[in-house]
Context: one part of a larger RNA
RNA sequence: CCCUCCCUAGGGAAAUCGGCAAAUUGGCCCCGUAUCUUUGGUAGAAGGGGUGCCUGCUACCUGCGGGAUUAAACUCGUAGGCUAGCAGGUCGCAGUGACAAGGGGAGUCCGACUGUUUACCAAAAACACAGGUCUCUGCUAGGGGGCAACCCUGUGUACAGAGGCCGAUGCCUGCUCACUGCCAGAAGGUGAAAGUCCGGUUCAACGGACUUAAGCCCUGGUGAAGAGCGGGGGUAACUCUGACCCUCUUAAGGUAGCGUAAUACCUCGCCGCUUAAUUGGCGGCUUGCAUGAAGGGCAUAACGAGGCUCCCACUGUCCCAGGGAGGGACCCG
Numbered sequence: 001c002c003c004u005c006c007c008u009a010g011g012g013a014a015a016u017c018g019g020c021a022a023a024u025u026g027g028c029c030c031c032g033u034a035u036c037u038u039u040g041g042u043a044g045a046a047g048g049g050g051u052g053c054c055u056g057c058u059a060c061c062u063g064c065g066g067g068a069u070u071a072a073a074c075u076c077g078u079a080g081g082c083u084a085g086c087a088g089g090u091c092g093c094a095g096u097g098a099c100a101a102g103g104g105g106a107g108u109c110c111g112a113c114u115g116u117u118u119a120c121c122a123a124a125a126a127c128a129c130a131g132g133u134c135u136c137u138g139c140u141a142g143g144g145g146g147c148a149a150c151c152c153u154g155u156g157u158a159c160a161g162a163g164g165c166c167g168a169u170g171c172c173u174g175c176u177c178a179c180u181g182c183c184a185g186a187a188g189g190u191g192a193a194a195g196u197c198c199g200g201u202u203c204a205a206c207g208g209a210c211u212u213a214a215g216c217c218c219u220g221g222u223g224a225a226g227a228g229c230g231g232g233g234g235u236a237a238c239u240c241u242g243a244c245c246c247u248c249u250u251a252a253g254g255u256a257g258c259g260u261a262a263u264a265c266c267u268c269g270c271c272g273c274u275u276a277a278u279u280g281g282c283g284g285c286u287u288g289c290a291u292g293a294a295g296g297g298c299a300u301a302a303c304g305a306g307g308c309u310c311c312c313a314c315u316g317u318c319c320c321a322g323g324g325a326g327g328g329a330c331c332c333g
Base pairs, nucleotide, nucleotide: 001328002327003326004325005324006323007322008321010319011318014317019314027051028050029049030048031047036041038168052090053089054088055087056086057085058084059083060081061080062079063078064077065076066075067074091095103312104311105310106309107308108307109306110304111303115127116126131166132165133164134163135162136161137160142153143152144151145150169299170298171297172296174229175228176227179226180225181222182221183220184219185218188217189216190215195210196209197208198207199206230248231247232246233245234244257291258288269285270284271283272282273281274280
């Protein structure tokens, strides 16, 4: 010096990306317990008190004996209790005396939750999930495997099965069918071969006409289908702003909500709270570079080895090091 472990005056996160690590707390009994809440919970919330041993007593349980009673209830005594309690005493610094054994609180984001996952660097806000919705499917179904036979779903039958998306619950889910997709449509247009007819060929080839499937055109529908949801100009008694009006492209022109956000470039936006001081956190505002409604929007109790922030307690994380134990290193053989 390295590894593992232990202790430390005073301070107490000043260390650090970050309390990482360590420390604190800890069992059981009693008291007591906020906010929020889906009334279940949160909750062991928080916080406080007790805890050994000896003696006596009380209640209860079990066994035995006695008394009364038909029997029991009842009552007296005795023994045990690995039941509960009361009182007095007693020892130590300390009584869950060793071991075992939650640190706590507040705000916020994400995901409802218990679960699942990258066997060997990621456990998560990813996957799944109950639940919602859409599509297909009437059974020789739909979907899947196979060249086929055949098999699976399923010895199921629409309260079923398959597929897509969203993802508890609460309140909701706006506008656009122009494009793409899908669905429907006895008319019309187009529309191959075959077929029919005509021409042509001594037969043919060939040419023309008619007829005509799907598809396409066309008509309509459809967004919890793929998707999209702008720009310009003007306008109110000072200013500012613009309820209001006009207009263009291409169907419409972002509704409710939320919003400097896990989304905001400018940005350390502005204001407030928190600090002595805050590019942080939280609450507001919000002109949103480039939020926004099942690629769901916004809330949400509970839950989380999830992310961020603050407070209390506690500490060798630090100020700032010191000491100790064991094992290495090192020395000798």